[in-house]
RNA sequence: CGAGUAAGCUGAGCGACCGCGGGCAUAAGGCGAAAGCCUGUGCGUGAGGAAAGUCCGGGCUCCAUAGGGCAGGGAUAACGGGUAACGCCCGCCGGAGGCAACUUCAGGACAAGUGCAACAGAGAUAUACCGCCGCGUCCGCGCGGUAAGGGUGGAAAGGCGAGGUAAGAGCUCACCCGGCGGCUGGGAACAGUCCGCCGCUGUAAACUCUAUCCGGAGCAACACCGUGGGAGGACAUAUGGCUUGCCCGGCCGUCCUCAGGAGGUGGCUGAAGCCCCGCGGCAACGCAGGGCUUAGAUAGAUGGUCGUUCACGACAGAACCCGGCUUACAGGCUUGCUCGCAUA
Numbered sequence: 001c002g003a004g005u006a007a008g009c010u011g012a013g014c015g016a017c018c019g020c021g022g023g024c025a026u027a028a029g030g031c032g033a034a035a036g037c038c039u040g041u042g043c044g045u046g047a048g049g050a051a052a053g054u055c056c057g058g059g060c061u062c063c064a065u066a067g068g069g070c071a072g073g074g075a076u077a078a079c080g081g082g083u084a085a086c087g088c089c090c091g092c093c094g095g096a097g098g099c100a101a102c103u104u105c106a107g108g109a110c111a112a113g114u115g116c117a118a119c120a121g122a123g124a125u126a127u128a129c130c131g132c133c134g135c136g137u138c139c140g141c142g143c144g145g146u147a148a149g150g151g152u153g154g155a156a157a158g159g160c161g162a163g164g165u166a167a168g169a170g171c172u173c174a175c176c177c178g179g180c181g182g183c184u185g186g187g188a189a190c191a192g193u194c195c196g197c198c199g200c201u202g203u204a205a206a207c208u209c210u211a212u213c214c215g216g217a218g219c220a221a222c223a224c225c226g227u228g229g230g231a232g233g234a235c236a237u238a239u240g241g242c243u244u245g246c247c248c249g250g251c252c253g254u255c256c257u258c259a260g261g262a263g264g265u266g267g268c269u270g271a272a273g274c275c276c277c278g279c280g281g282c283a284a285c286g287c288a289g290g291g292c293u294u295a296g297a298u299a300g301a302u303g304g305u306c307g308u309u310c311a312c313g314a315c316a317g318a319a320c321c322c323g324g325c326u327u328a329c330a331g332g333c334u335u336g337c338u339c340g341c342a343u344a
Base pairs, nucleotide, nucleotide: 001340002339003338004337005336006335007334008333009332010331012309013308014307015306016305017304018303020046021045023043024042025041026040028039029038030037031036048315052326053325055324056323057322058321059320060218061217062216063215073214074213075212076211077210079091080090081089082088093107094105095104096103097102108209109208113207114206115203116202117201129150130149131146132145133144134143135142136141158176159175161173162172163171177199178198179197180196181195182194183192184191185190222266223265224264225263230258231257232256233255234254235253240252241251242250243249273292274291275290276289278287279286280285310313
């Protein structure tokens, strides 16, 4: 320098004016008995890395619920660790891909049982179609042996060589492969292949088995206040009030309790929070110290105009909160590592 790989950061900048939500202050104006409220003024503040999908895990709230087991349903699935928890993250093992850095995995069990394996093929856990060998033969073939060879298939009795045989076959032997048990190493998954035994088709995104976990609904949760009106109870019962000046006629009380519509307040943002430094750990992360406070609306603010600079601007807008995952994203920047070429 080129090609690649992994991780992280950023997500136009500056200034002026106008506008909007929240906060603080206010010696101004209005209302009010006051607390305070409204308006104005001043200061300061106001979306994201995904605020998104609502897919997992929690906090919080209400409802349900003595404790334990079995059955049934759902989720997860190598091993070790992290975490409040997780189906997330880190490390590691094994399989697959890559020269490598590295990536990726629906990665428990088919040697507990049952099922299935279409088509093809003689035969799919059991088999003789062709071929080979032996015997018989009416020379057409029949009976028996054989999985070495052919053919079918994703898969055909572990592979290959030698011995052996009528021809063959792990039938025997050497090497290799796979499984189980022992031994050794490792904390474990697992590895080594030292020893012994065995040769066992695939499939659990088939039933099933094993291990672990799991109550429901969600902030429009939920709590409080609540004019009028409603339901229930107690007391008063005509002297009073209202209805057109009078008459007739009609209507009307006070207090307590309950549920609760409209509306209002809380829940609401100081939290498993963010930043810096040190220590422990390969890491995820943990511990200790210091510093910071950073939207909180309820029909929902976060915008507009102008000037200027540049690389000319993507995906996209909070609504109870937090940890993850997934998805979308113009452009720019940084770092580690690998391979190739060149130079010192």